[in-house]
Molecule: SAM riboswitch aptamer (S box leader)
Organism: Balneolia bacterium
C1' cells in the first nucleotide's frame, strides 16, 4: 500500500534544538501562531483499542472497572461546511384560505463519502 470490521462531541503538556507557517488533501469558513507554527528530541500524562477483572445476556450485540506492557493520542466535535434524505423558517407560484409545487438558510436532526486509530486477513 489492499481489503475486513470497531470507534471517532469524554480524556490528557510542559522543557530543549529550530524559526514560519500550522489545523490531511481541494474549496469555502473559521481559529492557532514570534508570548514561536510545523518538525525532532526529553520527560510527563491520558485511557479509544489489544491485556485482566465483575455484572448482565445466553454465546455475544451490551454495561461497568482496572493496568499502563503495544499502538495510540495529549486545541478547538475528525474545528465547521461541501454530497442526499426529513424537519423548520422563508420567499415565489398556483387569484384569497387550506393545501400543493419549486426555490433557499448563518437553522435542527439523520445517512453518505472522506480521513484518523486500533483489531485482524491475504
Nucleotide at each position: 500500500a489492499u481489503c475486513u470490521u470497531a470507534u471517532c462531541g469524554a480524556g490528557a503538556a510542559a522543557g530543549g534544538c529550530u524559526g514560519a507557517g500550522g489545523g490531511a488533501a481541494c474549496a469555502g469558513g473559521c481559529c492557532c501562531u514570534g508570548u514561536g507554527a510545523a518538525g525532532c528530541c526529553u520527560u510527563a500524562g491520558c485511557a479509544a483499542c489489544c491485556g485482566c477483572c465483575c455484572c448482565g445476556u445466553u454465546u455475544c450485540g451490551g454495561g461497568g472497572g482496572u493496568c499502563a506492557g503495544g499502538u495510540g493520542c495529549u486545541a478547538a466535535a475528525u474545528c465547521c461546511u461541501g454530497c442526499c434524505c426529513g424537519g423548520u423558517g422563508u420567499g415565489a407560484g398556483a387569484c384569497c384560505a387550506a393545501u400543493c409545487u419549486c426555490a433557499u438558510a448563518u437553522c435542527c436532526g439523520g445517512g453518505a463519502a472522506a480521513g484518523a486509530u486500533g483489531a485482524g486477513a491475504a